[in-house]
Parts: sequence; structure tokens; C1' cells
RNA sequence: GACAGUCACGUCGGGAGAGAUCGGCUUAAACGCCGGCGCCGAAGGAGCAACCGCCCCGGAAACUCUCAGGCAAACGGACCGCGUGACUUGC
Repeated sequence: GACAGUCACGUCGGGAGAGAUCGGCUUAAACGCCGGCGCCGAAGGAGCAACCGCCCCGGAAACUCUCAGGCAAACGGACCGCGUGACUUGC
């Protein structure tokens, strides 16, 4: 010094699934609120585990659960790309 890796940020881009269900209230209507049934998994959370480690014990998924969240649009959204900053190691 560029590249790679890790973390964080972003005014960026892409980003799935599942009832715009039933009843009541409200409303011009929709939205919204309450209750019920039916569903989704990719915020978060939890569980098991391949595997990994410093092997006493820990870490650990896009698998599983569905507490939370979500089921028109919007918002959100794991993850990927891009940009910026920091850190560390290798070269």
C1' cells in the first nucleotide's frame, strides 16, 4: 500500500412466505380497535444438532418451535451486492 477477513454504519439497490378471513364497534368507504378460527418464517427469541474449539465446558444453522413478529399496500425483513469507517491477520 492494495487485496482478503471481521465488526459497525448507510440517505443506496435487490429481497420471499402466509385470509384485504369470520363476527362486533367505528367510518361515506377504507384504515383502525376487540374477539375467533385458519396460516407464514427471513426482525428478535428459544431448542436440537452436523461441525468446531482453549475440549471442565463452551461456540454453533437458512434445521425445528412459533413466545414475539407477520398474512392488500406501506412499514419491517434474514441474506446478497455496493459505499464508508474501524480492527486484525496473512501477502
Description
The RNA shown here (Glycine riboswitch aptamer) has 91 nucleotides and comes from Bradyrhizobium sp. dw_411. The sequence was found by an Rfam model in a public genome assembly. The coordinates come from a structure-prediction model, not an experiment, and the mean pLDDT is 76. NCBI's taxonomy places the organism under Bacteria, Pseudomonadati, Pseudomonadota, Nitrobacteraceae, Bradyrhizobium.